[in-house]
RNA sequence: ACACGAUAAAGGCAAAAUUAGUGAAAACUAAUGACGCAAAACUACAGGGACUUAGAUGUUUUUACAUUAUGUCAGCCAGUUACCGAA
Numbered sequence: 001a002c003a004c005g006a007u008a009a010a011g012g013c014a015a016a017a018u019u020a021g022u023g024a025a026a027a028c029u030a031a032u033g034a035c036g037c038a039a040a041a042c043u044a045c046a047g048g049g050a051c052u053u054a055g056a057u058g059u060u061u062u063u064a065c066a067u068u069a070u071g072u073c074a075g076c077c078a079g080u081u082a083c084c085g086a087a
């Protein structure tokens, strides 16, 4: 240095839920709270996958239905970077 991850050390993040707010929704922000995480740091135009369907298009007797992200998710896989140092 790379790989690896311990009943090590110093720390870090924060699931669900609740309250308030934003949004058409997915979801996000803040507070409380910890399910867990060795990358639960960053990246959504490296890539894959998933969610929603406002708008658009098509269908439809009505109601609705279908397709599609420019929206969203990295705590889905992943790319990039990184603290410490036992075996």
Base pairs, nucleotide, nucleotide: 004085005084012037013036017032018031019030020029021028022027035075041080042079043078047077048076049073050072051071055068056067057066058065059064

c-di-GMP-I riboswitch aptamer from Oceanirhabdus seepicola, 87 nucleotides, folded computationally. The RNAcentral record of the sequence draws on Rfam.